About this RNA: The prediction has a mean pLDDT of 85. A computed fold for a 106-nucleotide RNA from Thalassobacillus pellis, annotated as SAM riboswitch aptamer (S box leader). The sequence was found by an Rfam model in a public genome assembly.
RNA sequence: UUCUUAUCAAGAGAAGCAGAGGGACUGGUCCGAUGAAGCUUCAGCAACCUCCUUGAAUGGAAGGUGCUAAUUCCAGCAAGUUGUUCGAUGACUUGACAGAUAAGAA
Numbered sequence: 001u002u003c004u005u006a007u008c009a010a011g012a013g014a015a016g017c018a019g020a021g022g023g024a025c026u027g028g029u030c031c032g033a034u035g036a037a038g039c040u041u042c043a044g045c046a047a048c049c050u051c052c053u054u055g056a057a058u059g060g061a062a063g064g065u066g067c068u069a070a071u072u073c074c075a076g077c078a079a080g081u082u083g084u085u086c087g088a089u090g091a092c093u094u095g096a097c098a099g100a101u102a103a104g105a106a
Base pairs, nucleotide, nucleotide: 001106002105003104004103005102006101007100008099013042014041015040016039017038021031022030023029025076026075027074028073043068044067045066048064049063050061051060052059072098077095078094079093080092081091082090083089084088
């Protein structure tokens, strides 16, 4: 990097350094000098892998990851339902796509 499977409506932030961007992409929109990204330290959340108990985990721990603004912030493609002045457009639902994370494989 690619593939497969699972999950994505819950949960959890302070300090120091730094100094203008950030939320994957595009559009919207939001966050940001009352301090963005990034780095460090400490803390926390969760429980995929792991470990323990057990007849069995639906129990327990937290070693490897992950995460700690907003539903993956919302939409993007397709189908369906529905409102309107029937031209377009709004709302809603479902599925897909994309993305993120984990485990396994190549």